[in-house]
Predicted 3D model of RNase P RNA and transfer RNA as a complex of 430 nucleotides. The prediction has a mean pLDDT of 75. Rfam match: Bacterial RNase P class A.

RNA sequence: GGAGCAAACUGCAUGGUAGCGCAACAGAAAAAAUGUUGUGAGGAAAGUCCGAGCAUCACAGGGCAGGAUAGCUGUUAACGGCAGCCGGAGGCGACUCUAGGGCUAGUGCAACAGAGAUAUACCGCCAAAUUAAUUUUUGGUAAGGGUGGAAAGGCGAGGUAAGAGCUCACCAGCAUAUAGGAGACUAUGUGGCUAUGUAAACCCUAUCCGAUGCAACACCGACUAAGAUGUUAUCGUUGACCCGACGGUCUUGACGGGUGGCAUGAGUACAAGCGGCAACGCUGUACCAAGAUAGAUUACUAUGGAUAAACGCAAGUUUAUUACAGAACUCGGCUUAUAGGUUUGGUCCAUUU
RNA sequence: GCGCCAGUAGCUCAGCUGGAUAGAGUAUUCGCCUCCGACGCGAAGGGUCGUGCGUUCGAACCGCAUCUGGCGUACCA
Repeated sequence: GGAGCAAACUGCAUGGUAGCGCAACAGAAAAAAUGUUGUGAGGAAAGUCCGAGCAUCACAGGGCAGGAUAGCUGUUAACGGCAGCCGGAGGCGACUCUAGGGCUAGUGCAACAGAGAUAUACCGCCAAAUUAAUUUUUGGUAAGGGUGGAAAGGCGAGGUAAGAGCUCACCAGCAUAUAGGAGACUAUGUGGCUAUGUAAACCCUAUCCGAUGCAACACCGACUAAGAUGUUAUCGUUGACCCGACGGUCUUGACGGGUGGCAUGAGUACAAGCGGCAACGCUGUACCAAGAUAGAUUACUAUGGAUAAACGCAAGUUUAUUACAGAACUCGGCUUAUAGGUUUGGUCCAUUU
Repeated sequence: GCGCCAGUAGCUCAGCUGGAUAGAGUAUUCGCCUCCGACGCGAAGGGUCGUGCGUUCGAACCGCAUCUGGCGUACCA
């Protein structure tokens, strides 16, 4: 210098004018209005994919059973998240990806091709019998051919009538023993000789799971409002379904009202300290930072920044653009969208010293 | 907020317990028929099955993620 890898940050800046929501204050009996001051979107506020807080419920009972997760250890309020590690795959490398329990519990499926798809003899090879004939028949064989994604471990040697884990060496796989490790697992030895693939097919194993969802729910005011039914039927809740249980159904009325929930919380910031490889934990210091309800957080403008285009020898000038997006009970994650810019740490190649 | 469904030819749909040439109607184009047109008959073209990644020998079909569109539901006495 070039190429590439990983992680993190930022998300236009500063004013002016006019306006909007909320809070406090002023004056006032009170409200409205007015004035002053303060404050007012995000890293994803989004998707609603996971996990919780919080609240309510006849989560009564019986039957049938449903969903999620899937290497190990840790982390956490919890998680299907995250961190580190193990195994596998890719890359020269930094590093990246990985739904990664069990087909040796059982069942199913494997089109077409092929002789044969979980069992097998089409061609070939070998032996015996037979024939005019290497013709035919019977048997053996999985080495070779052919089909296929897959043909019963791979490869070499021995062996054999021809062959074959039939025997042996090495490799892969399975079982088992020993050693190491917290564990997944790794290393070494021994053994028989071998076991198709598919569980993102049914299923089996282990672990976890009540439902609803701030329009939850609580309180206050206004209005109706008092009657009928409670057998059958039907609707709702009770986890999906069945039984059972509980509550409703008809007539009538009504603001589609207000307040709380709702902003001190698993809170925010810290180039602070300690422990840990890390996720994270403990401690300390400082701070309080939107709360609308059909939804405020805006519009115009000045200067500067960034980017692009045009012009110019150049300094520069002009014009345009300035991403994705918009809180609605609240948090922890994940995923997706995102212009431009910044920083840090590794790697490979080339050159120079 | 919560629950659910769909996406396949220009349009409307089938195929979705995996097996490859993805099919039907309609529309379009061409030919025949007719004096001409319609109707009718015959033929042809037209599809990366919303997108991406995976599982599998093999994916419209199975899994995950994502995008787009649509539907249902809400008080009190």